This is a predicted structure of a 74-nucleotide RNA (Glycine riboswitch aptamer) from a marine sediment metagenome.
[in-house]
RNA sequence: CCUCUGGAAAGUCGUGAGACACCGAAGGGGCAAACCGCAGAUGCGCGGUGAAUCUCUCAGGUAAUGGACAGAGG
Numbered sequence: 001c002c003u004c005u006g007g008a009a010a011g012u013c014g015u016g017a018g019a020c021a022c023c024g025a026a027g028g029g030g031c032a033a034a035c036c037g038c039a040g041a042u043g044c045g046c047g048g049u050g051a052a053u054c055u056c057u058c059a060g061g062u063a064a065u066g067g068a069c070a071g072a073g074g
Base pairs, nucleotide, nucleotide: 001074002073003072004071005070006069011020012019013018021062022061023060027058028056029055030054034049035048036047037046038045
């Protein structure tokens, strides 16, 4: 990486256009410790790297589809 299997959350109203609301487990953004660099020792600063199922809700979703993650086989 491929195939199969399991796989959560959250929606109502309206004839309809739509309206207001909600979820976090596609993807994406942010951050801790730690490490590194510069300065500094009358100091405790600034910058860089930096995880997630945490957080944001851009995207996606609130029937199905999809689906992080897990198991089996290749």
Rfam family: Glycine riboswitch aptamer. From the family's description: This family represents the bacterial glycine riboswitch.